The part of an RNA shown here (small-subunit ribosomal RNA, central domain) has 351 nucleotides and comes from an uncultured bacterium. It matches the Rfam family "Bacterial small subunit ribosomal RNA". Rfam links the family to the GO terms structural constituent of ribosome and ribosome. The coordinates come from a structure-prediction model, not an experiment, and the mean pLDDT is 87.

[in-house]
Context: one part of a larger RNA
RNA sequence: CUAGGCGUAGAGCGUGUGUAGGUGGUUAGAUGAGUCUCCAGUGAAAUUUCUUCGCUUAACGGAGAACGGUCUGGGGAUACUGUCUGGCUUUGAGUAUUGGAGAGGGAGGCGGAAUUCCCGGUGUAGCGGUGAAAUGCGUAGAUAUCGGGAGGAACACCGAUGGCGAAGGCAGCUUCCUGGACAAGUACUGACGCUGAUGCACGAAAGCUAGGGUAGCAAACAGGAUUAGAUACCCUGGUAGUCCUAGCUGUAAACUAUGUUCAUUAGAUGUAGGGGGUAUCGACCCCCCCUGUAUCGUCGCUAACGCAUUAAAUGAACCGCCUGAGGAGUACGGCCGCAAGGUUGAAACUC
Repeated sequence: CUAGGCGUAGAGCGUGUGUAGGUGGUUAGAUGAGUCUCCAGUGAAAUUUCUUCGCUUAACGGAGAACGGUCUGGGGAUACUGUCUGGCUUUGAGUAUUGGAGAGGGAGGCGGAAUUCCCGGUGUAGCGGUGAAAUGCGUAGAUAUCGGGAGGAACACCGAUGGCGAAGGCAGCUUCCUGGACAAGUACUGACGCUGAUGCACGAAAGCUAGGGUAGCAAACAGGAUUAGAUACCCUGGUAGUCCUAGCUGUAAACUAUGUUCAUUAGAUGUAGGGGGUAUCGACCCCCCCUGUAUCGUCGCUAACGCAUUAAAUGAACCGCCUGAGGAGUACGGCCGCAAGGUUGAAACUC
């Protein structure tokens, strides 16, 4: 390279946006580049294959034919693809309108419960902790209880198999700014679509820089236990950190271990948002449609497990990735980073 693959065996980039490229709805005409067909030319000889002949056979040699090119020129065909021109009151895509849902994002304000600390009252000898203890706190009055105050962080119940977001993720209440999706029926644009190498943006936790903040928790660390030992598990403390602002880092079992988009293919049962119908005084119930989210299940698929209209079924378009185990996600080099490190990514050797 070909081919086969990528839920769990090796393999889907963490996610989006989008450039080049690839690919693309319907209709008419033109063109004849791709495509198809015919003719001519050329594709040296040797070699190769086939037929046949000559050396006694073979090797070898002679003759003829074939093979060999995405070849060149000319004539023709026009279904499909391309290109050009025109149309689509159109089904893909989008815009407008009306409407409701939502922990979607950013900024500000406010609230109550609880922990801790401080002040004051009551009160007296223990409290705390464990398997059992001890370290620790307490007669300088603790623990308990009542009142007042400070401060930081997180938001019980509602709460869900629920909702929103591209993913990471998002939850007290409220105000302002703001993104997206969904439903309904009408109007408009008229293929404007899909995917997407490089690029760009976002990206949990931990970590880093500078400045704040620090209630609780808590790596490191100290002490007490346990133990043969105990650099642990248990206990008492406790600093970074956890929080905020501005930057950096760019990784996770970043998981649905399942790339994005489109079309087709039995059903059943929940649930969230919206609409229609029937019914009704009205609401509920019941039936249907669209969008999401779950459980089960037929065909089909799968090595099996299982998946099954939210596919791992059947097809199409584009991208990424895999090619025995270890060495190794290492070394070297490049790029990025303040660093930690990240990204790209071998070989010898061994089996």